[in-house]
The part of an RNA shown here (large-subunit ribosomal RNA, domain II) has 718 nucleotides and comes from a Candidatus Nanoarchaeia archaeon. NCBI's taxonomy places the organism under Archaea, Nanobdellati, Nanobdellota, Candidatus Nanoarchaeia. It matches the Rfam family "Archaeal large subunit ribosomal RNA". Its family is annotated with ribosome and structural constituent of ribosome in the Gene Ontology.

Context: one part of a larger RNA
RNA sequence: GCCAAGGAGUGCAUUUGAGUGGCGAGGGUAAGCGCUUACGGCGCGCACCCUAAGGGAAACCAAAUUCCCGCAACUGAUUAAUUUCAGCGAGGGGAAAGGUAUGAAAGUGCCUUUAGUCACUUGAUUGCGACCCGAAACCGUGCGAUCUAGUCGAGGGUAAGGUGAAAUCCAGAAAUGGAUGGAGGCCUGAAGAGAUACUGCGUGCAUGCGUCCUUCUAACUUUCGACUAGGGGUGAAAAGCCAAUCGAGCACGGUGAUAGCUGGUUCCUGCCGAAAUAGGCGCCAGUCUAGUUUCAGCGGAGAUGGUUGAGGAGGUAGAGCUACGGAUUGGGAAGCCCGGGGGAGAAAUCUCUCACUUUCCUGUCCAACUCCAAAUGCUUUAACAUCGUAGAAGCUGAAAAACGGCGGCACUGGGGUAAGCUUGUGUCGCUAGUGGGGAACAGCCCACACUGCAGUUAAGGUCCCAAAAUAUUGAUUAAGUGUUAACGGGCGAAAGGGUUUGAUGCCCGAGACAGCGGGGAGGUAUGCUCAGAAGCAGCAAUCCUUCAAAGAAAGCGUAACAGCUCACCCGUCAAGGUCUCAUGCCCUGAAAAUGGACGGGGCUAAAUCAAUUACCGAUACUGCGGGCCACAGAAAUGUGUGCGGUAGGCAGGUGUUCUGUCGGGGUAGAAGCAUGCUCGUGAGAGUGUGCGGACCUGAUGGAAUUAAGAAUCUUGGC
Numbered sequence: 001g002c003c004a005a006g007g008a009g010u011g012c013a014u015u016u017g018a019g020u021g022g023c024g025a026g027g028g029u030a031a032g033c034g035c036u037u038a039c040g041g042c043g044c045g046c047a048c049c050c051u052a053a054g055g056g057a058a059a060c061c062a063a064a065u066u067c068c069c070g071c072a073a074c075u076g077a078u079u080a081a082u083u084u085c086a087g088c089g090a091g092g093g094g095a096a097a098g099g100u101a102u103g104a105a106a107g108u109g110c111c112u113u114u115a116g117u118c119a120c121u122u123g124a125u126u127g128c129g130a131c132c133c134g135a136a137a138c139c140g141u142g143c144g145a146u147c148u149a150g151u152c153g154a155g156g157g158u159a160a161g162g163u164g165a166a167a168u169c170c171a172g173a174a175a176u177g178g179a180u181g182g183a184g185g186c187c188u189g190a191a192g193a194g195a196u197a198c199u200g201c202g203u204g205c206a207u208g209c210g211u212c213c214u215u216c217u218a219a220c221u222u223u224c225g226a227c228u229a230g231g232g233g234u235g236a237a238a239a240g241c242c243a244a245u246c247g248a249g250c251a252c253g254g255u256g257a258u259a260g261c262u263g264g265u266u267c268c269u270g271c272c273g274a275a276a277u278a279g280g281c282g283c284c285a286g287u288c289u290a291g292u293u294u295c296a297g298c299g300g301a302g303a304u305g306g307u308u309g310a311g312g313a314g315g316u317a318g319a320g321c322u323a324c325g326g327a328u329u330g331g332g333a334a335g336c337c338c339g340g341g342g343g344a345g346a347a348a349u350c351u352c353u354c355a356c357u358u359u360c361c362u363g364u365c366c367a368a369c370u371c372c373a374a375a376u377g378c379u380u381u382a383a384c385a386u387c388g389u390a391g392a393a394g395c396u397g398a399a400a401a402a403c404g405g406c407g408g409c410a411c412u413g414g415g416g417u418a419a420g421c422u423u424g425u426g427u428c429g430c431u432a433g434u435g436g437g438g439a440a441c442a443g444c445c446c447a448c449a450c451u452g453c454a455g456u457u458a459a460g461g462u463c464c465c466a467a468a469a470u471a472u473u474g475a476u477u478a479a480g481u482g483u484u485a486a487c488g489g490g491c492g493a494a495a496g497g498g499u500u501u502g503a504u505g506c507c508c509g510a511g512a513c514a515g516c517g518g519g520g521a522g523g524u525a526u527g528c529u530c531a532g533a534a535g536c537a538g539c540a541a542u543c544c545u546u547c548a549a550a551g552a553a554a555g556c557g558u559a560a561c562a563g564c565u566c567a568c569c570c571g572u573c574a575a576g577g578u579c580u581c582a583u584g585c586c587c588u589g590a591a592a593a594u595g596g597a598c599g600g601g602g603c604u605a606a607a608u609c610a611a612u613u614a615c616c617g618a619u620a621c622u623g624c625g626g627g628c629c630a631c632a633g634a635a636a637u638g639u640g641u642g643c644g645g646u647a648g649g650c651a652g653g654u655g656u657u658c659u660g661u662c663g664g665g666g667u668a669g670a671a672g673c674a675u676g677c678u679c680g681u682g683a684g685a686g687u688g689u690g691c692g693g694a695c696c697u698g699a700u701g702g703a704a705u706u707a708a709g710a711a712u713c714u715u716g717g718c
Base pairs, nucleotide, nucleotide: 001718002717003716004715005714006713011128012127013126015124016123017122018121019120020119021118022117023116026050027049028048032044033043034042035041036040054061055060065096066095067094068093069092074087075086076085077084097112098111099110100109101108102107131264132263134261138254139253140252141251142250143249149228150227151226152225153224154223155222156221157220158218160188161187162186163184167180168179169178170177171176192215193214194213197211198210200209201208230246232242233241234240267653268652269651270650271649272648277290278289279288280287281286293399294398295397296396297395298394302387303386304385306384307383308382309381310380311379312378318372319370320369325366326365327364330361331360332359333358334357335356339354340353341352342351343350344349405430406429407428408427409426410425411424413423414422415421435446436445437444450626451625452624453623454622455621456620460616461615462614463601464600465599469613471612472611473610474609475608476607482603483602495588496587497586498585499584501582502581503580505578506577507576515572516571517570518569519568521545522544523543526540527539528538551566554565555564556563627643628642629640630639631638632637654707656704657703658702659701660700661699662698663697664696665695672691673690674689675688676687677686678685679684
């Protein structure tokens, strides 16, 4: 890992609902006892419990009931009709009244116009192990010092070598030297003891092996015997060690400790179908209440998310500010008592400037500003529409789940440089939603899946991959721009350029624009300055004349002149030219890490813009069958914007074991196993064949150790 078998909402009590039944102003017995056809039945047992009266802490006091509306039903009349009208009217609704507590009273709270109780089945609460498995821990009683720590008792062990202390002796005047000697937590080093490095090899029934290394007469090492015990020991101290277990040993017990945490929790189908919000909680992994879901009952006529009209409340978006509060740009004028600075003056004083005040013009801003002021939304009402006596609205009870949410869009909300960020409000989606499109892709676009067959469309597409146009018309682009709706899938700025389209002004057959030919003069070299300054270093001025036209000169040039152009004019030529603004597409601007992405091939349209007609394309829509649900109906049948669904609620079924009653099958082959077929929406059921070789089972009731794929599930096998 696979297979088989086992494996999880149970029992009692309590409280509260529902269903069925008994009795009913009452209902029931419990323990126990008796009888009996004896694990069953019958009877007694009236203690006790609930109910029949409540209110009040208590003392204590203590509910005459009446009237109105009106559903169903009923009665009468009526109608083609169970059609309509009237009466009555349980239940239901309303008004009054009553009891009691409190209060001076007003009033307020609870209660009153009679329904309970017992049994069984079942939903749920609570207490118990309480659906199952799972801690780390806590406490008690014992067992451990054959490992290891320390101590005590009795013993054992330490090759060999080196060094050469004290002391003694000898020599010497002494300093000192020599001999003997054999000390030392001395040195080298074997046994022994240890465990530094390689962080080598190994990981083997759980710390080994190798080399290197430390120590080796001592605080050395070792054998046996003995002692200290769990909040205790022992410890040259590492929270080390106390039997492969130590920040409190091990065994058993309390014990099924507790676990708001993790995992698991076993057959089918039908109907409906959530919430991730608000408030509270030592509350944020939980839970309670409300909201949202389901089921049942009551109820008895209106309800409403839509559209239009009318009325109303409001201060957001926007806007505005000589309309307030506050912020705020530049300029002008006036005033200036006081204030700061500069100047003049001997001083008085004068003057300039800043600030301040007033006024005029001008430029802005505000969540906590508003002279203004929407849209949408909200609310009241009327009509229409839709739903509703086939029972709506509303009310009551019971059962939940959930209270970690996430994304899109709008507010271009608040925070943030930003985020697939965070925090809001509204709405949609996912969650709990399949299908088609978006290459792939919970939340985007289309669309919502009972089932079968066929057709038509949506979004999106129609060259090939790959279903459908190499469709049509007109334009644009030459950059492979592009061939990407968006979703993080990049955006593509300023500036400059290519080309398209549109517009304004001006010139133009009395000839424009460009080209080409010619002219471009005189006073004068204007004056000044200057070494020089002659149109052209600089300063000032910038006139007049002749002309078709020509600047006291726009540029180059010279030392200064000269020279070459320009403006301006004429000629030639012959038809549009020129300035400015806007605009579609495109280019440069344009940088990211493996080689690389229009989904790919590829495409000059198979790109882009505008328009048109076809076609493809889904579980959408339509048609024809079938099933289910709800409702009506005796049925046939009809009706339905009906039938996606997690948590969850409700309903109906299938199967297993045992058993009461009534039945049935089996050696002419039971169960079981294997393998076909048929039926059923399904759980499943029936049947054929083979193996098998002795039991099996239907209907209707009852009772459950009642359904397996998961729990690092348990045991076994392989």